[in-house]
Molecule: transfer RNA
Organism: Tepidisphaeraceae bacterium T20PH1
This record gives sequence, C1' cells and structure tokens, in this order.
RNA sequence: GGGGCUAUAGUGAAAUGGGAUCACGCGACCAUGGCAUGGUUGAAUUUGGGGUUCAAAUCCCCAUAGCUCCA
Repeated sequence: GGGGCUAUAGUGAAAUGGGAUCACGCGACCAUGGCAUGGUUGAAUUUGGGGUUCAAAUCCCCAUAGCUCCA
C1' cells in the first nucleotide's frame, strides 16, 4: 500500500427494509423476622458522516477503531 471480517444497553449476544429484543447486571416495589431466592416494574443501546427509500441497525459510499490475509 491492497483485500476480507467485525462494530447494537454496563457485559455477552439476537434482529425478513417497518413497533429495537433476550440473558446477566443496575434502580424501585412486593413476598420473608432477616439473608438467599422468587415475582412485578423501570432506566439504559445500533462507531461517525453522507446517500438511496414513504420508511435504514439492515442497502450503497467515505472515514474511524479492532482482528486477519497478501505484498
């Protein structure tokens, strides 16, 4: 210098172009004399920019970061 893959909540991961979800964790409440545990409920997320589309986490382009291959 060139190619490929990946980037989603605090962590690990899902998600046919249409309401962003699950597990653990966190907060509140309830059950218990208390702990453990269980139940209900809540907060918190699509790497950045641009484009296509009625509508983008998803498709296209550029950039950034990580991993990897070639030279």